[in-house]
Transfer RNA from a Gemmatimonadaceae bacterium, 74 nucleotides, folded computationally.
RNA sequence: GGGGCCUUAGCUCAGCUGGUUAGAGCAGUGGACUCAUAAUCCAACGGUCGCAGGUUCGAUCCCUGCAGGCCCCA
Numbered sequence: 001g002g003g004g005c006c007u008u009a010g011c012u013c014a015g016c017u018g019g020u021u022a023g024a025g026c027a028g029u030g031g032a033c034u035c036a037u038a039a040u041c042c043a044a045c046g047g048u049c050g051c052a053g054g055u056u057c058g059a060u061c062c063c064u065g066c067a068g069g070c071c072c073c074a
Base pairs, nucleotide, nucleotide: 001073002072003071004070005069006068007067010026011025012024013023019057029043030042031041032040050066051065052064053063054062
């Protein structure tokens, strides 16, 4: 220098061919249970979907650029 993949909650990740409310598990918080702790159960909380533009009636999803990470070629 060229190419490919990834970036979604504190962590690990789902999210279909663009469609009306963005999710799960774990962690943390509150409660139940217990003499108490753990385990178990219940509930709520937690998000500018990496950043900036574009297309569209509508974008986590499509297009462009940038940033970061991993890999391949030279």
NCBI's taxonomy places the organism under Bacteria, Pseudomonadati, Gemmatimonadia, Gemmatimonadales, Gemmatimonadaceae. It matches the Rfam family "tRNA". The coordinates come from a structure-prediction model, not an experiment, and the mean pLDDT is 81. RNAcentral records the identical sequence in 3 taxa.